[in-house]
RNA sequence: GCGAGUGUAGCUCAGUUGGUAGAGCAAACGACCGAUAAUCGUUAGGUCACAGGUUCGAACCCUGUCACUCGCACCA
Numbered sequence: 001g002c003g004a005g006u007g008u009a010g011c012u013c014a015g016u017u018g019g020u021a022g023a024g025c026a027a028a029c030g031a032c033c034g035a036u037a038a039u040c041g042u043u044a045g046g047u048c049a050c051a052g053g054u055u056c057g058a059a060c061c062c063u064g065u066c067a068c069u070c071g072c073a074c075c076a
Base pairs, nucleotide, nucleotide: 001072002071003070004069005068006067007066010025011024012023013022019056027043028042029041030040031039049065050064051063052062053061
């Protein structure tokens, strides 16, 4: 340099006719317990990488950019 893939909550990841963004773990609070752990309940937590476009409506479609991963190529 070329090609492919990935980017969604603090972490790991779901999310297909385009129509109110989710789970597990972690966190806070509470219940239970002599107490801790475990368990149960509740709550909070989001620029769906960024910018633009299409659309009545975009995490999802299109274009560009950025970051990371993999493959290929080049290399004194």

The RNA shown here (transfer RNA) has 76 nucleotides and comes from a Rhodothermales bacterium.
Its Rfam family is "tRNA".
The source organism's lineage runs through Bacteria, Pseudomonadati, Rhodothermota, Rhodothermia and Rhodothermales.
It was read from a public genome assembly.
The coordinates come from a structure-prediction model, not an experiment, and the mean pLDDT is 83.